[in-house]
RNA sequence: GGGCGUGUAGCACAUUGGUAGAGCGUCCGCUUUGCAUACGGAAGAUCCAGGGUUGGAAUCCCUGCUCGUCCA
Numbered sequence: 001g002g003g004c005g006u007g008u009a010g011c012a013c014a015u016u017g018g019u020a021g022a023g024c025g026u027c028c029g030c031u032u033u034g035c036a037u038a039c040g041g042a043a044g045a046u047c048c049a050g051g052g053u054u055g056g057a058a059u060c061c062c063u064g065c066u067c068g069u070c071c072a
Stems, first nucleotide, its partner, number of pairs: 001071005007065001010024002013021001026042004048064005
């Protein structure tokens, strides 16, 4: 330098055009003499950035950037 892939909550991940979800973690309640477990609830991401297409974009297209991988 080139090809391919990746980017979504604190973490690692779902979501193939119609209000963004679950797990772990965090907080609160309940249970206990107390802790843990179990159970119930809550907060938390305008989906990497900019532009385009569309009535409507995390999702499709273009450019840039990050990271991974392969080739040179």

Annotation
This is a predicted structure of a 72-nucleotide RNA (transfer RNA) from Hofstenia miamia. The sequence is in RNAcentral, with records from Ensembl Metazoa. It matches the Rfam family "tRNA". By type it is a transfer RNA. The coordinates come from a structure-prediction model, not an experiment, and the mean pLDDT is 82.